[in-house]
RNA sequence: GCCGCCUUAGCUCAGUGGUGGAGCGAGUGUUUCGUAAACACUAGGCCGUUGGUCCGAUUCCAACAGGCGGCU
Numbered sequence: 001g002c003c004g005c006c007u008u009a010g011c012u013c014a015g016u017g018g019u020g021g022a023g024c025g026a027g028u029g030u031u032u033c034g035u036a037a038a039c040a041c042u043a044g045g046c047c048g049u050u051g052g053u054c055c056g057a058u059u060c061c062a063a064c065a066g067g068c069g070g071c072u
Stems, first nucleotide, its partner, number of pairs: 001071007010024004018055001026042005048064005
């Protein structure tokens, strides 16, 4: 220098155009003499950034940034 893949909650990951989810973790409550466990509930996301397409974009397209891999 060229090519490919990844970027979504604190962590690990789903989500192929029409209201953003799960598990773990966190908080509160019930229970217990107390802790853990169990059960119920709650909070936590401008979906890497900037543009484009579209009535409508986490989703499609481009550039950029970061990470990983391959080639030279």
This is a predicted structure of a 72-nucleotide RNA (transfer RNA) from a Patescibacteria group bacterium. Its Rfam family is "tRNA". The prediction has a mean pLDDT of 82.